Predicted 3D model of a 108-nucleotide RNA (c-di-GMP-I-GGC riboswitch aptamer) from Sediminibacillus terrae. Its Rfam family is "c-di-GMP-I-GGC riboswitch aptamer". Rfam links the family to the GO term cyclic-di-GMP binding. The sequence was found by an Rfam model in a public genome assembly. The model forms 95% of the base pairs in the Rfam consensus. The prediction has a mean pLDDT of 86.
[in-house]
RNA sequence: UCUGAAAAAGGCAAACUAGCCGAAAGGUUAGGACGCAAAGCCCAGGGUCUAAGGUUAAGCGAUGAGUCAUUUUACUCAUAAGCGACUAGGAUCGCCUGGCUGCCACAC
Numbered sequence: 001u002c003u004g005a006a007a008a009a010g011g012c013a014a015a016c017u018a019g020c021c022g023a024a025a026g027g028u029u030a031g032g033a034c035g036c037a038a039a040g041c042c043c044a045g046g047g048u049c050u051a052a053g054g055u056u057a058a059g060c061g062a063u064g065a066g067u068c069a070u071u072u073u074a075c076u077c078a079u080a081a082g083c084g085a086c087u088a089g090g091a092u093c094g095c096c097u098g099g100c101u102g103c104c105a106c107a108c
Base pairs, nucleotide, nucleotide: 001107003105004104011036012035016031017030018029019028020027021026034094040100041099042098044097045096046095047092048091049090053087054086055085056084059083060082062079063078064077065076066075067074
C1' cells in the first nucleotide's frame, strides 16, 4: 500500500420503548440488537426528508364592488394567506460518492 473479516482482542448499535430538545424532519440519554471491516469523524458533491419562517391571489376556495341575465349562472376588478404549491443557511455520514484517521491478518 492492496485485499479480507477466517483467527484473536475488541468496537458500534437498526427497529421498538421511556425521558429530554425541536414547528417538523430528526437529535440526544437509558434500555434493546437488525445488522456493520470503518455502521469512526467531516454536509465537501449529489440524493432523500422536513417547511417554523418566507413567496405565491394567473392553483382551489372565500369576501366586497360592478356588468349581463327572468332565475340559476357567466364575466371583470379589488381584498385578504384558509387549503394547496414552491422554497434550506434545517435534517440525514446506518443513502451514494469524496476527504481524513484507525485494530488484526495474508500478500507486496